[in-house]
The RNA shown here (SAM riboswitch aptamer (S box leader)) has 118 nucleotides and comes from Metabacillus mangrovi. It matches the Rfam family "SAM riboswitch aptamer (S box leader)". Gene Ontology term of the family: regulation of gene expression. From the family's description: The SAM riboswitch is found upstream of a number of genes which code for proteins involved in methionine or cysteine biosynthesis in Gram-positive bacteria.
RNA sequence: UCUUAUCCAGAGAGGUGGAGGGACUGGCCCUGCGAAACCUCAGCAACCGGUAGACGCGCAUGCAUAUGCGUCCCAAGGUGCUAAAUCCAGCAAGCAAUUCGGAGCUUGGGAGAUAAGA
Numbered sequence: 001u002c003u004u005a006u007c008c009a010g011a012g013a014g015g016u017g018g019a020g021g022g023a024c025u026g027g028c029c030c031u032g033c034g035a036a037a038c039c040u041c042a043g044c045a046a047c048c049g050g051u052a053g054a055c056g057c058g059c060a061u062g063c064a065u066a067u068g069c070g071u072c073c074c075a076a077g078g079u080g081c082u083a084a085a086u087c088c089a090g091c092a093a094g095c096a097a098u099u100c101g102g103a104g105c106u107u108g109g110g111a112g113a114u115a116a117g118a
Base pairs, nucleotide, nucleotide: 001118002117003116004115005114006113007112012041013040014039015038016037020030021029022028024090025089026088027087042082043081044080047078048077049074050073053072054071055070056069057068086111091108092107093106094105095104
């Protein structure tokens, strides 16, 4: 860089540190009642993982079995995550409404994040 999947759920204390942080832009927030970053411990989740867990599907007729797939279950290990929906919006279409100024709802897309693979 590309592909695929997910993103309205969930889960924080302590130490060091000392002014920023929430990707970007606009908004709106968090922050000296201590930001970022790093360390320790704890937790969440279930992408990878587990059949030495359960059930089902399916493999051209029956039975059985291996591979495979699905649902549930588990969480030792590899990542990830632990303010607010990815905090909201950004582009397009449709709907509704209108005090004509903005603002609303739905769908799709874009961007981003994470995982797995190439």
The sequence is in RNAcentral, with records from MGnify. The source organism's lineage runs through Bacteria, Bacillati, Bacilli, Caryophanales and Metabacillus. The prediction has a mean pLDDT of 79.